About this RNA
The prediction has a mean pLDDT of 78. Predicted 3D model of a 383-nucleotide RNA (Bacterial RNase P class A) from a bacterium. It matches the Rfam family "Bacterial RNase P class A". Rfam links the family to the GO terms dimeric ribonuclease P complex, ribonuclease P activity and tRNA processing. By type it is a ribozyme. The sequence was found by an Rfam model in a public genome assembly.
RNA sequence: UGAGGCGGCCGGACGGUCGCCCUUUCGAGUUUUCGAGGGGGAGGAAAGUCCGAACUCCGCAGGGCAGGAUGCCGGCUAACAGCCGGGCGCCGCGAGGCGACGGAAAGUGCAGCAGAGAAGAGACCGCCGAUGGCUCCGCAAGGGGCACAGGCAAGGGUGAAACGGUGGGGUAAGAGCCCACCGCGCUGCCGGUAACGGUCAGCGGCAUGGUAAACCCCAUCCGGAGCAAGGCCAAAUAGGCGGGGAGGAACGGCCCGUUCCAUUCGACCCGCGGGUAGGCUGCAGGAGCGUUGCUGUGAAGCAGCGCCAAGAUCAAUGACCGUCCCACUCCUUUCCUACGGGGAAGGGGCGGACAGAAUUCGGCUUACAGGCUGCCUUACGUG
Numbered sequence: 001u002g003a004g005g006c007g008g009c010c011g012g013a014c015g016g017u018c019g020c021c022c023u024u025u026c027g028a029g030u031u032u033u034c035g036a037g038g039g040g041g042a043g044g045a046a047a048g049u050c051c052g053a054a055c056u057c058c059g060c061a062g063g064g065c066a067g068g069a070u071g072c073c074g075g076c077u078a079a080c081a082g083c084c085g086g087g088c089g090c091c092g093c094g095a096g097g098c099g100a101c102g103g104a105a106a107g108u109g110c111a112g113c114a115g116a117g118a119a120g121a122g123a124c125c126g127c128c129g130a131u132g133g134c135u136c137c138g139c140a141a142g143g144g145g146c147a148c149a150g151g152c153a154a155g156g157g158u159g160a161a162a163c164g165g166u167g168g169g170g171u172a173a174g175a176g177c178c179c180a181c182c183g184c185g186c187u188g189c190c191g192g193u194a195a196c197g198g199u200c201a202g203c204g205g206c207a208u209g210g211u212a213a214a215c216c217c218c219a220u221c222c223g224g225a226g227c228a229a230g231g232c233c234a235a236a237u238a239g240g241c242g243g244g245g246a247g248g249a250a251c252g253g254c255c256c257g258u259u260c261c262a263u264u265c266g267a268c269c270c271g272c273g274g275g276u277a278g279g280c281u282g283c284a285g286g287a288g289c290g291u292u293g294c295u296g297u298g299a300a301g302c303a304g305c306g307c308c309a310a311g312a313u314c315a316a317u318g319a320c321c322g323u324c325c326c327a328c329u330c331c332u333u334u335c336c337u338a339c340g341g342g343g344a345a346g347g348g349g350c351g352g353a354c355a356g357a358a359u360u361c362g363g364c365u366u367a368c369a370g371g372c373u374g375c376c377u378u379a380c381g382u383g
Stems, first nucleotide, its partner, number of pairs: 001379010012324007020041009043354001047365002050363005055226004067222005072086005087101001088099004102217002107215002109211002124156002126152003131149002133146005164182006183206001184204005189198003230281004240272005247261005288307008325352002328349009
């Protein structure tokens, strides 16, 4: 200098004008409210609502079945399908990345195409044909030929996968048939908390192909619904209950009168209780945030100090202007050039992502213009 790997952080700044939500003080007003001043007002993911919890209500003697989730080991945590560390397997030269990673020597099932054969399988090409057969030569012993019976699975070929691999012996040709080494399995020993590992020893010729996000088996865990949970206050109208009750209402005030509703099914008046609209709460001091120290490889834990930081309910947190910053693009000037282009200054245009709290918290996943930064790997060059 180039190419990469793994993290951490930020995610426009300042000013002005006009607005929005919450809160507080003062003033006005019978309440709703109005005016003035002060304070606060989105995120790293607030998102998807995928896991795990807190909280609330309902249910619940105990056990079993069914169903679901998880699944190498150890740790962290309130808990988890999360995180940290380790093991194993695969990928990468490497830094590193990925893995639902228990069981297929319990059972059942499944496997397209190709291929001779796909699970106690198989012979297309091929090799052999010792033995038996046919045949030729030979007096005989024996020898040659054929590839008929039959043998083989080394080589070729098919496939994602062909029933251990390499070499040697052996054989008619072959084959764990035998041997050595490698691999595999079992037992022991050693190391490790464990998963697991061993350049260790012995035994076994090799048995146990794949598939469990197929059924299944094993182990562990799991009651349901959710802040529209739940609690409190509580209109109008209608209906319910209790009491009073012969009258009540309209026709402008009074009288008369008329009409209507009542007088057993009770008009009208009083009271009570439930629910609805609406309001308050839950709801912002919490597994809280920041920082320092200690312990730990780490996830985290403990201690000290400091801080209090949105609470809307059709749903506020915004819009415009100016200056600056950043990115892209165009133009001008200038410099370098290996003529491809690149650097600097100035100006114009356009843009500033993803996305919006809704009971709260811990995670995961997904989206994201642009920028800052730490550690590490690798190639080349130079010292």